[in-house]
RNA sequence: AGAGUUUGAUCAUGGCUCAGGAUGAGCGCUGGCGGCGUACCUAACGCAUGCAAGUCGAACGGACUCGAGUAGCAAUACUGGGGUUAGUGGCAAACGGGUGAGUAACACGUAGGGAUCUGCCUUGAGGUGGGGAACAACGGACCGAAAGGUUCGCUAAUACCGCAUGUGGUCGCGAGACCAAAGGAUUCGAAAGGAUUCGCCUUGAGAGGAGCCUGCGUUCGAUCAGGUAGUUGGUGAGGUAACGGCUCACCAAGCCGAUGACCGAUAGCUGUUCUCGAGAGGAAGAUCAGCCACACUGGGACUGUGACACGGCCCAGACUCCUACGGGAGGCAGCAGCGAGGAAUAUUGCACAAUGGACGCAAGUCUGAUGCAGUAACGCCGCGUGGGGGAAGAAGACCUUCGGGUUGUAAACCUCUUUUAUAUAGGACGAGUGUGGACGGUACUAUAGGAAUAAGUCUCGGCUAACUACGUGCCAGUAGCCGCGGUAAGACGUAGGAGGCGAGCGUUAUCCGGAUUCACUGGGCGUAAAGCGCAUGUAGGCGGUUUGUUAAGUCCGGUGUUAAAGCCCCUGGCUCAACUGGGGGAGGUCAUUGGAGACUAACAGACUUGAGGGCAACAGAGGCACGUGGAACUCCCGGUGUAGCGGUGGAAUGCGUAGAGAUCGGGAAGAACACCAGUGGCGAAGGCGACGUGCUGGGUUGCAACUGACGCUGAGAUGCGAAAGUGUGGGGAGCAAACGGGAUUAGAUACCCCGGUAGUCCACACUGUAAACGAUGAACCCUAGGUGUGGGGCGGUAAAACGCUCCGUGCCGAAGCCAACGCGUUAAGGGUUCCGCCUGGGGACUAUGAGCGCAAGCUUAAAACUCAAAGGAAUUGACGGGGGCCCGCACAAGCAGCGGAGCGUGCGGUUCAAUUCGAUGCGACACGAAGAACCUUACCAGGGUUUGACAUGCAGGUGGUAGGGAAGGGAAACUGGACCGACUCGCAAGAGAGCCUGCACAGGUGAUGCAUGGCUGUCGUCAGCUCGUGCCGUGAGGUGUUGGGUUAAGUCCCGCAACGAGCGCAACCCCUGUUGCCAGUUACAAGUGUCUGGCGAGACUGCCGACGAUUCGUCGGAGGAAGGCGGGGAUGACGUCAAGUCAGCAUGUCCUUUAUAUCCUGGGCGACACGCACGCUACAAUGGGCGUUAAUAAGGACGUAGCCAAGAGGAAACUCGGAGCAAAUCGCGGAAAAGCGCCCACAGUUCAGAUUGCCGGCUGCAACCCGCCGGCAUGAAGUCGGAGUUGCUAGUAAACGCGCGUCAGCCAUAGUGCGUUGAAUACGUUCCCGGGCCUUGUACACACCGCCCGUCACGUCAUGGGAGUCGGCAACACCUGAAGUCGGUGACCUAACCGCAAGGAAGGAACUGCCGAAGGUAGGGCUGGUGACUGGGACGAAGUCGUAACAAGGUAGCUGUACCGGAAGGUGCGGCUGGAUCACCUCCUUU
Repeated sequence: AGAGUUUGAUCAUGGCUCAGGAUGAGCGCUGGCGGCGUACCUAACGCAUGCAAGUCGAACGGACUCGAGUAGCAAUACUGGGGUUAGUGGCAAACGGGUGAGUAACACGUAGGGAUCUGCCUUGAGGUGGGGAACAACGGACCGAAAGGUUCGCUAAUACCGCAUGUGGUCGCGAGACCAAAGGAUUCGAAAGGAUUCGCCUUGAGAGGAGCCUGCGUUCGAUCAGGUAGUUGGUGAGGUAACGGCUCACCAAGCCGAUGACCGAUAGCUGUUCUCGAGAGGAAGAUCAGCCACACUGGGACUGUGACACGGCCCAGACUCCUACGGGAGGCAGCAGCGAGGAAUAUUGCACAAUGGACGCAAGUCUGAUGCAGUAACGCCGCGUGGGGGAAGAAGACCUUCGGGUUGUAAACCUCUUUUAUAUAGGACGAGUGUGGACGGUACUAUAGGAAUAAGUCUCGGCUAACUACGUGCCAGUAGCCGCGGUAAGACGUAGGAGGCGAGCGUUAUCCGGAUUCACUGGGCGUAAAGCGCAUGUAGGCGGUUUGUUAAGUCCGGUGUUAAAGCCCCUGGCUCAACUGGGGGAGGUCAUUGGAGACUAACAGACUUGAGGGCAACAGAGGCACGUGGAACUCCCGGUGUAGCGGUGGAAUGCGUAGAGAUCGGGAAGAACACCAGUGGCGAAGGCGACGUGCUGGGUUGCAACUGACGCUGAGAUGCGAAAGUGUGGGGAGCAAACGGGAUUAGAUACCCCGGUAGUCCACACUGUAAACGAUGAACCCUAGGUGUGGGGCGGUAAAACGCUCCGUGCCGAAGCCAACGCGUUAAGGGUUCCGCCUGGGGACUAUGAGCGCAAGCUUAAAACUCAAAGGAAUUGACGGGGGCCCGCACAAGCAGCGGAGCGUGCGGUUCAAUUCGAUGCGACACGAAGAACCUUACCAGGGUUUGACAUGCAGGUGGUAGGGAAGGGAAACUGGACCGACUCGCAAGAGAGCCUGCACAGGUGAUGCAUGGCUGUCGUCAGCUCGUGCCGUGAGGUGUUGGGUUAAGUCCCGCAACGAGCGCAACCCCUGUUGCCAGUUACAAGUGUCUGGCGAGACUGCCGACGAUUCGUCGGAGGAAGGCGGGGAUGACGUCAAGUCAGCAUGUCCUUUAUAUCCUGGGCGACACGCACGCUACAAUGGGCGUUAAUAAGGACGUAGCCAAGAGGAAACUCGGAGCAAAUCGCGGAAAAGCGCCCACAGUUCAGAUUGCCGGCUGCAACCCGCCGGCAUGAAGUCGGAGUUGCUAGUAAACGCGCGUCAGCCAUAGUGCGUUGAAUACGUUCCCGGGCCUUGUACACACCGCCCGUCACGUCAUGGGAGUCGGCAACACCUGAAGUCGGUGACCUAACCGCAAGGAAGGAACUGCCGAAGGUAGGGCUGGUGACUGGGACGAAGUCGUAACAAGGUAGCUGUACCGGAAGGUGCGGCUGGAUCACCUCCUUU
């Protein structure tokens, strides 16, 4: 610090995802030790048990107990002492400890304020005298199950109550009035009394603590906009420690709110923590520390310095427990612990030794605070699991190209050490002048032995460090994103190896980061998301020049504070570190104080340039109202006139003999204003177009006398606002949604046609939206120009031209900007101010709520869920029912065909035991197959064989061995084995070869052509395809290769930011056409000739003319055998089609191994209702038949298991025959059409020959399935072929025969060659097909066989509505009203005080009033769950219907609105270009 992911590739936009750090964590695997920390985040859910707050006998009276003394004979009595203690009394219990439910608040933080209280503590002053009356305990009686209680009686005090005194305090102007107290212990003393000490009372001050008030800061929602009656203030009173509507009475009507009141949601706040960084931020608020709140839920007070009180009280409620059913008891959010919940969080431990706290004079007691230990890798930190040597690079494992490589110095082995662990021994600090150590026999130390006790986990496709094998076969699985897996998976699983980290490692969750992806620092808005449709203007924000004052902002300094801890620096202590002690520093948008005076602000004054106003001119479809006009359409009336009109691609519906249409005249009505007319004008926008008049708004120019900043923007608000639409009333010619009809079509709810209603028009009112667009908010300033055009002014001219200038409106362009396209003084450039808006796509211009509207609907505007993209600009291709140019037997012009018939062959289909397999548009189908009777043969049936029909190796065996092989069996394979009978080396033994057996292995036309090689087809013999360097572009890429000409050609020339080059084209090669030379046998009878072979020549637009840029070249001509590539062949660029072929061959992998191998016999590949393809033969007279006569035929990859002559036989096929020839020698071998002569006269024929019968011939082991040929006989369909379709441009088509390959023979009419005869036509490029180049559009890139929309059907998911239904929350109204404070009441009760008494004062209880929790009743509000049914939405492999969009997408698309339709959608009206193409107009650039 970045990276992956949208594309074929690119740039930018934009989201998603990853790498880092962190955690009170969870889960998986694993786990040696120690230190320091941390540990219910969920149910503020419920709790068994134990403990967590007591203490004081030096406040008091008893009780119990121990022991002592005195008196007494004793019982016993008395005295005092020690210990324990229920009760009275004092202090504590308001601290400490827990939790975060509530709380959006003076709760917290920070800085201040002043109307207060304060036990214990410190310090100062003074006092502590004298009396009295009770109540517990206790005793008696009684009630109750219990908890407890009632009554009578006794009693003490530091408990309670008066009196005295008054340092002092309170109140009061003052006089004056009022206010206290308690003693205990020790000690001296006989006592009286004193001393000391702990207390007590009054009061002053302090410290610490507490209460209250204020400024500022402190989450989200406006789909919460108005809230508030004690409400806001005042007067008076009450109340409080204290101010205050805190409470009450009365008076006034205020108070809060867009700077967000009120309401709702969420939440304890802070120091700090995590993260991030330069900074600003974001998230969190565990542990530790400060504050607050709470203590089962709600309410209340009492006591007290302090509470409205966690382990107190009363009441109500819920829950749990006890009960004798009458009543009672309880509150772990203290420490442990239990249950429950949950992914998840520990011991019912030890000790008060330390620190701290309560009480006490003290000893001490209490202390789940605390100190420790236990559990947990939960976190941080430290240590270890060994160190050194060691190559036969061991074994094993894995991989392998079989050579080897890796694991790997790793191990073994040798040597060394002992941290840790273990054992044994010693053994602390923490403890102060004394006692006292839970931790703990711990830390630490010493000794001992021994490498001994100690390594895992995740990953290895990219991001991202790390690769192979096997298994699996879109399965199983994986996955953070992109994505892997459909038989060769580095992505799944396993193994080997490797990489990372390491007592941990992964993963999940959450936070920050990366994310400049909410942008204050630090983003954007023409086309990517984003400028309100436009204006006026309120609040607000911002604001010209100049002078002075002030000092709010601003800047500088001082002071205070910013708790401790934390953070940073220095330094110290644990062996280090984590941890921790000490010192220093830093930290605020804080307060206060002093200063500065530039800028902003405030106040006061001045100015004129911003703004406005005045005067004088000017242009204009600016607006409103009233009137006027002509053309056209339609209708009506009349005339003329007759059969059609109209409409379309073509038609029909429609109109017309009842007289249309056409034409003439007259009339009526409504709407719109041709030409002018122009990227011309005006207006804020919407928008505005005949003419005249009236009213009226704005703008521009000139002048510079006036005002003097009066300005800009503008949240809300208000007004205007196309078309469609709505209401009421008019109007209605034309046009025209809907609708009706006719066409088109598979359908046609459309496009086309005939009709046609709302509407379009007017008035008044509503609606308030558009691609309301320049997709570009408003205002001001600045920053090169050029060229048009509209309106002014100045100069100039005779008039012009022209120059300068202001305002508008276009185009092209500098700098600059931009992702690019493009923008460019009319900015999208450089700045300032203000407003609006955006933050991935879909869901969604939606739901719900609210506001508005008569309605349609508009405005505002989510979420669940889902995807990894969606989108912009540009690039290269491909494509277009886009354009331009060009080519091709592509069309056209011709000739001959095919498609109909019969037959041959191939294919499909069907059939079959099998009909082997492959090829399937062009580019499969007389194709693989240049030869299926057996063989071939791969298929089927049956019969055999199993190291095999064939190869190699090893081992063993074999000597009449290998090999041949009779009879017999068998369909054959095979069996059988008489008999014959070998080879090489070696003297020999033996070895080899062979054969047999066994093991390895062979074999496979089994699968995969989508794993491959090779070969081939096709586009296409089309003219293209690229590279180097340079240049242009951010880049993909472009340029070159485009352009002007030309060519068969990217062929050549010219031009040009290109210059060159390569593969293709052409040429070089072969055949052929003319010719020279040489040679020549087997050709010719011979030869200088023909011919054969070889080597040459010849043709190059070379020459002339025309055209043309003078080039390239084209056209014509000459000469020439041949003329512009002379003709033909071979030759096939980069690439495309996962094209074809595993069955030609080769080959990876898989499968098979007594079978998917192999051998044999027979069958099949030859089937036959049909369909298609390639052919042959015909349908006849340009013919058929018969006879006769020709050629220079040509070629042969033709010939010895062959071609086969002469001659002979046969009617022929053929046979006999045997010459010649391994071939320019011999043979195949007779060419046939043609020519000549005769017959046939248009017929199913003297055409045609299928089919069938009979007889023969040939090949072959064998012609039944299933060959060819001959002869005789038979004589089918067929009379020129529908839609459609093929070939061919000259020695071509067509016609005619001949050869060859394969081959025993042949189903060849096929294939491939050869010659003979030998045409017609091409105006031309509009159209069909294919191709090339340029250009254009694109939503395509698997590339149009593309992409893609909507309904319907099915499944899943989330969600809206919904008769309702069930909850929750807060509030209002009324009823009832506990406890309790405050108040009231009197025929109730009452020790202290007063009073002689009566009685009083005071108190209590009871009753009662206000308030009041909870409860009840009722109607609403907000919110959640659920709900028959229903709406749309998202997703899903191949469902259905159509084809809407992307190309002019086949009717350009989109859009607001309205109507209609299964659906996409269609149509009307208005708008937009984000429309292709052609033509025209205008403008611009260059020359």